[in-house]
RNA sequence: GGGCCUAUAGCUCAGCUUGGAUAGAGCGGCGGCUUCCGGAGCCGAAGGUCGCGGGUUCAAAUCCCGCUAGGCCCG
Numbered sequence: 001g002g003g004c005c006u007a008u009a010g011c012u013c014a015g016c017u018u019g020g021a022u023a024g025a026g027c028g029g030c031g032g033c034u035u036c037c038g039g040a041g042c043c044g045a046a047g048g049u050c051g052c053g054g055g056u057u058c059a060a061a062u063c064c065c066g067c068u069a070g071g072c073c074c075g
Base pairs, nucleotide, nucleotide: 001074002073003072004071005070006069007068010027011026012025013024020058030044031043032042033041051067052066053065054064055063
C1' cells in the first nucleotide's frame, strides 16, 4: 500500500441479507415482594447520538460514499 471482518444499553450479543409502527434479549446495577438479615426466587422501572460525518429515500441500525478504532490475510 491492497483486501476482508467487526463497532448496537455498564458487559455479552441479536436485529442488517429482504429499509417501515416506540430498537430488543440475557447478565449486571436500582426499587419492591419474600426472609430474622442476606442469597435464591418473583415483580417493576431505568439505562441507547445503533463508532463518526455525509448522501439516497416519505422513511436508514439496515442501502451508498468517506473517515476512525480493533482484528485477520496478502505484498
Molecule: transfer RNA
Organism: Candidatus Micrarchaeota archaeon